[in-house]
Context: one part of a larger RNA
RNA sequence: GAGUGAACGCUGGCGGCGUGCUUAACACAUGCAAGUCGAACGAUGAUUAAGAGCUUGCUCUUAUGAUUAGUGGCGCACGGGUGAGUAAUGUAUAGCUAACGUGCCCCAUAGAGGGGGAUAACAGUUGGAAACGACUGCUAAUACCCCAUACUCCUUCUUCCCAUAAGGGAGCAAGGGAAAUAUUUAUAGCUCUAGGAUCGGCCUGUACGGUAUCAGCUUGUUGGUGAGGUAAUGGAUCACCAAGGCAAUGACACCUAACUGGUUUGAGAGGAUGAUCAGUCACACUGGAACUGAGACACGGUCCAGACUCCUACGGGAGGCAGCAGUGGGGAAUAUUGCACAAUGGACGAAAGUCUGAUGUAGCAACGCCGCGUGGAGGAUGACACAUUUCGGUGCGUAAACUCCUUUUAUAUAGGUAGAUAAUGACGGUACUGUAAGAAUAAGGAUCGGCUAACUCCGUGCCAGCAGCCGCGGUAAUACGGAGGAUCCAAGCGUUAUCC
Numbered sequence: 001g002a003g004u005g006a007a008c009g010c011u012g013g014c015g016g017c018g019u020g021c022u023u024a025a026c027a028c029a030u031g032c033a034a035g036u037c038g039a040a041c042g043a044u045g046a047u048u049a050a051g052a053g054c055u056u057g058c059u060c061u062u063a064u065g066a067u068u069a070g071u072g073g074c075g076c077a078c079g080g081g082u083g084a085g086u087a088a089u090g091u092a093u094a095g096c097u098a099a100c101g102u103g104c105c106c107c108a109u110a111g112a113g114g115g116g117g118a119u120a121a122c123a124g125u126u127g128g129a130a131a132c133g134a135c136u137g138c139u140a141a142u143a144c145c146c147c148a149u150a151c152u153c154c155u156u157c158u159u160c161c162c163a164u165a166a167g168g169g170a171g172c173a174a175g176g177g178a179a180a181u182a183u184u185u186a187u188a189g190c191u192c193u194a195g196g197a198u199c200g201g202c203c204u205g206u207a208c209g210g211u212a213u214c215a216g217c218u219u220g221u222u223g224g225u226g227a228g229g230u231a232a233u234g235g236a237u238c239a240c241c242a243a244g245g246c247a248a249u250g251a252c253a254c255c256u257a258a259c260u261g262g263u264u265u266g267a268g269a270g271g272a273u274g275a276u277c278a279g280u281c282a283c284a285c286u287g288g289a290a291c292u293g294a295g296a297c298a299c300g301g302u303c304c305a306g307a308c309u310c311c312u313a314c315g316g317g318a319g320g321c322a323g324c325a326g327u328g329g330g331g332a333a334u335a336u337u338g339c340a341c342a343a344u345g346g347a348c349g350a351a352a353g354u355c356u357g358a359u360g361u362a363g364c365a366a367c368g369c370c371g372c373g374u375g376g377a378g379g380a381u382g383a384c385a386c387a388u389u390u391c392g393g394u395g396c397g398u399a400a401a402c403u404c405c406u407u408u409u410a411u412a413u414a415g416g417u418a419g420a421u422a423a424u425g426a427c428g429g430u431a432c433u434g435u436a437a438g439a440a441u442a443a444g445g446a447u448c449g450g451c452u453a454a455c456u457c458c459g460u461g462c463c464a465g466c467a468g469c470c471g472c473g474g475u476a477a478u479a480c481g482g483a484g485g486a487u488c489c490a491a492g493c494g495u496u497a498u499c500c
Base pairs, nucleotide, nucleotide: 001500003498004497006496007495008494009493010492013372014371015370016369017368018367019365020364021330026328027327028326030325031324032323035074036073037072040071041070043068048063049062050061051060052059053058054057081283082282083281090208091207092206093205094204095203097201100200101199105196106195108193110191111190113147114146115145116144122137123136124135125134126133127132153176154175155174156173158171159170160169161168162167181188182187183186209255210254211253216246217245218244221243222242223241224240225239226238227237258280259279260278261277262273263272264271265270285306286305287304288303289302308319309318310317311316336362338361339360340359344358345356346355347354348353375405376404377403378402386395387394388393411436412435413434414433415432419427444489445488446487447486448485449470450469451468455484456483457482458481459480465472466471
């Protein structure tokens, strides 16, 4: 000199765009953050219309169908948060998968025949303080099951071709395996197989901290055969066999740490760093486990154990903000319990639409960057005050007063864009525009011995104090404190911390 997610002191007019718990992955009151589909299904049946019966204001039938607890489908594995763990099961980059998977989406082939038994809801009985159940009976489906058909598909056997380390392609035979309907009749959905796209799993090379005051480490350890397991390779697991494998090119151990694109500094090489934004990984009170599913070993799912908090009729139960706000605590320190789904995107739905603290947008903070303003021109007998003085004067100083002018901004008032493509605007009567009056509403901070731009007076007297380094102060202090003046920055200026 440059930088910061900064903090502190003094000061503070406006706007735009960004940013805002770096500390306790500490504990959390309250509200919201994941639902949706009645065009899958039974049930409920408000309302409206028509008709019938008649006791004339009731009952029944038909159509309509608001509402939804339940069965069922899809979603809840995305989006959002955090960085505890992790020095490699991770990340970056380049490859491999002839060792693999892939719901929704796209394309293509073929198909959907027949039948069955339940169960929730509901009704009844009943246990419990509650959470939540138990028994009996009834009922539906795109829920569940059976039979049929199915080249390709799967399993087994076998033949040929390519390749030969593994494997791939074509064919024969035996065995096995699908489906679902809905309604407004035009669509949507269902099943098998093949291909694509997307997204992932596994494997390999190289690179990515410190300590040798860590020198030896290892028994599923290293390899083989076989088996089970997986979507898939593999000691990933198991049985048997062999005795291997790694290591000063740093094994093993300990400490520290999410990684990258980037950010910052530097002429560069390099150093430091990893907030916001983007990609990957890991985690969700702590530890463990699986279930469902195309996908999880699942933040707002389940089970078990633990700590903590709460309810209880003491028998037993409930909970998980590292989602958005917000509270306590810690700390030098970090915001509103706002508005809206109008836009973009997502889930569901045929659609209308519903949901969406993602997102958009407002609020708070000079926390940062950028822009604007606090007036302009003229104005000397160079006023007054203040300071200084060699008492003549000099400085402040065209500065002020005064005259003329302007109105950015602020104030008042009227209108009010784009963002939206037919409709739909939270922002918002906001941005912006017109008009009105009036210099009106708006300047501070640090420094002045040298480094380093800027000097005098008074007070103090090695005292009080200053200080980044050198150093200053003991009676004429340009270095302390005050005043006048000056210098540098400026809505900021200094200090502290930290990096180059």

This is a predicted structure of a 500-nucleotide part of an RNA (small-subunit ribosomal RNA, 5' domain) from an uncultured prokaryote. The prediction has a mean pLDDT of 83. Rfam family: Bacterial small subunit ribosomal RNA.